[in-house]
RNA sequence: GCAAUCGGACAGGGGAGCGCACAGCGCUGAGAGUGCGGGCGACCGCAGACCCUCGUACCUGAUCUGGGUAAUGCCAGCGCAGGAAGUUCGGUCGAUCCUCCA
Numbered sequence: 001g002c003a004a005u006c007g008g009a010c011a012g013g014g015g016a017g018c019g020c021a022c023a024g025c026g027c028u029g030a031g032a033g034u035g036c037g038g039g040c041g042a043c044c045g046c047a048g049a050c051c052c053u054c055g056u057a058c059c060u061g062a063u064c065u066g067g068g069u070a071a072u073g074c075c076a077g078c079g080c081a082g083g084a085a086g087u088u089c090g091g092u093c094g095a096u097c098c099u100c101c102a
Base pairs, nucleotide, nucleotide: 001093004092005091006090007089008088009087010086011053012052013051014050017027018026019025020024034047035046036045037044038043058083059082060081064077065076066075067074
């Protein structure tokens, strides 16, 4: 301290799909529902776990396109798309400048 990179503090953002013989098990994934509360229920709220904070979190386009699967955002495309949550402290390190010595 204008770049790069790592870590800390505080603050903030986000999702929870598919299938079955459904107290459970299987698929992908970091995470696919652990606890408490509310609701007849679908579900909702809070907390936890996990991921993310300038962007490979996540959302939109999208009841999208191609492939594949038992099925699904499962994979790829779309995608240098549009949107998306940050400040600070320190380490490493680089640039520049200044000073001293030769």
TPP riboswitch aptamer (THI element) from Paractinoplanes deccanensis, 102 nucleotides, folded computationally. Rfam family: TPP riboswitch aptamer (THI element). About the family: Vitamin B(1) in its active form thiamin pyrophosphate (TPP) is an essential coenzyme that is synthesised by coupling of pyrimidine and thiazole moieties in bacteria. Lineage of the source: Bacteria > Actinomycetota > Micromonosporales > Micromonosporaceae > Paractinoplanes. It was read from a public genome assembly, where an Rfam model found it.